[in-house]
Notes: Transfer RNA from a Peptococcaceae bacterium, 71 nucleotides, folded computationally. Its mean pLDDT, the model's own confidence on a scale to 100, is 82. It was read from a public genome assembly. Rfam family: tRNA. Rfam links the family to the GO term triplet codon-amino acid adaptor activity. Rfam classes the family as a transfer RNA.
């Protein structure tokens, strides 16, 4: 130097052009003498910048960060 993957909430993942879902966790309630456990709610997110589109997490493109090939 070339090549190929991933990249979405704190944290493991879905979703594959029509406006993002779950668990796990955090918080807050109910129950309990208290805690715990169940239950019930809550709140958080599409790596960065450009193009396509009536709309982009999706599709092209750069660029970053890992991660594997070939030399």
């Nucleotide at each position: 130097a070339g090549g190929g993957g991933a990249u979405u909430a704190g944290u493991u993942u879905a979703a594959a052009g029509g406006u993002a879902g779950a668990a796990c966790a955090a918080c807050g309630g109910u129950c309990u003498c208290c805690a715990a456990a169940a239950c019930c709610g809550u709140g958080a997110g599409u790596g960065u910048g450009g193009g396509u589109u009536c709309g982009a997490u999706u599709c092209c493109u750069a660029c970053a960060u890992c991660c594997c090939c070939u030399g």